A computed fold for a 340-nucleotide RNA from a soil metagenome, annotated as Bacterial RNase P class A. Its Rfam family is "Bacterial RNase P class A". Rfam describes the family as follows. Ribonuclease P (RNase P) is a ubiquitous endoribonuclease, found in archaea, bacteria and eukarya as well as chloroplasts and mitochondria.
RNA sequence: GACGAUCGCGAGUUAAGCACUCGAGGAAAGUCCGGACACUUUGAGCAAGCUGCCAGGUAACACCUGGGCGCAUUUUUCCAAUGCGACGGAUAGCGCCACAGAAAUCAAACCGCCGAUGGCUUCGUAAGAAGAUCAGGCAAGGGCGAAACGGCGAGGUAAGAGCUCACCGCCGAAGUGGCAACAUUUCGGGCACGGCAAACCCCAGCUGGUGCAAGGCCAAAUAAGCAGUGAGAGUCGCUCAACUCGACAAAGACACUGCGGGUAGGCUGCUAGAGGGUUCGAGUAAUCGUACCCCAAGAGAAAUGAUCGUCCGGCUUCAUCGCUGACAGAAUCCGGCUUA
Numbered sequence: 001g002a003c004g005a006u007c008g009c010g011a012g013u014u015a016a017g018c019a020c021u022c023g024a025g026g027a028a029a030g031u032c033c034g035g036a037c038a039c040u041u042u043g044a045g046c047a048a049g050c051u052g053c054c055a056g057g058u059a060a061c062a063c064c065u066g067g068g069c070g071c072a073u074u075u076u077u078c079c080a081a082u083g084c085g086a087c088g089g090a091u092a093g094c095g096c097c098a099c100a101g102a103a104a105u106c107a108a109a110c111c112g113c114c115g116a117u118g119g120c121u122u123c124g125u126a127a128g129a130a131g132a133u134c135a136g137g138c139a140a141g142g143g144c145g146a147a148a149c150g151g152c153g154a155g156g157u158a159a160g161a162g163c164u165c166a167c168c169g170c171c172g173a174a175g176u177g178g179c180a181a182c183a184u185u186u187c188g189g190g191c192a193c194g195g196c197a198a199a200c201c202c203c204a205g206c207u208g209g210u211g212c213a214a215g216g217c218c219a220a221a222u223a224a225g226c227a228g229u230g231a232g233a234g235u236c237g238c239u240c241a242a243c244u245c246g247a248c249a250a251a252g253a254c255a256c257u258g259c260g261g262g263u264a265g266g267c268u269g270c271u272a273g274a275g276g277g278u279u280c281g282a283g284u285a286a287u288c289g290u291a292c293c294c295c296a297a298g299a300g301a302a303a304u305g306a307u308c309g310u311c312c313g314g315c316u317u318c319a320u321c322g323c324u325g326a327c328a329g330a331a332u333c334c335g336g337c338u339u340a
Stems, first nucleotide, its partner, number of pairs: 001311007009023005025327001029338002032336005037211004048207005053067005068087001069085006088202002093200001095196003110142002112138003117135002120131004150168002153165003169191001170189008215268004225259006234248004275294004280289003312325004
């Protein structure tokens, strides 16, 4: 822990009872989301907050299902599987990109490459040749960085460069498949367009607040207030009497009764519901529908347990004996998520 018996505890049925019925969970927990319900607020917008690939499910969701895309792991690779993803927008704007580095996006040149062009030096009658690299050309290679202004190969060139070309990537258009996200094919473009939005921001959608201790009803007590009756001038100031002082009083003090109000208390909300089970059907699934059956805590923040017997699991032992029984526990209800 399971089953049975006995005793007890809580609730209900009952006039009552020793009678009968029921009496914790998969998480009742965290109170993190979404609702029902209730009160309250409400003319709208702005603001603020939340959500963010697509489709479906649902009362709704930050949930679930299926799909797409990306990343990771397994694998030589593909396919496939599994896991993860705040996964709208970076040519709307604004801003940031530490350190290092020449340069972090109007570009730029540390090392380096070149010496075609202009100039220089030497040789030469000249044409020209050679040299150096002053001007200059370049961005291939090195270096910095998380990230360097498409990648790779060939051509090309003084050296280089999409300068040209093939492939890949990217951008645009059209077609095809798909509800869509998206995928794919063809054509065009020589490449413009780096990253960052759990930064501001933009776009789209959604959202008022408080929670059952909400709220509704009854109602001892009690203050204000109102009404009726009595009272006819006093009454009250907390043991009584007197005095002083103060308050109220013919617009009626005071007394009684009733209303009113709503504290204690009681009833309700309260558990039959977006409910559960089975069959059949629709759907890939989440889920939905039909038929039949079932009713299962409703409290005072307080009950839901104990003992014995027989089993089951674990520990120990040769075996018996013995010891032991996860996490935890309702409080308006429901759907999720998370944690144990």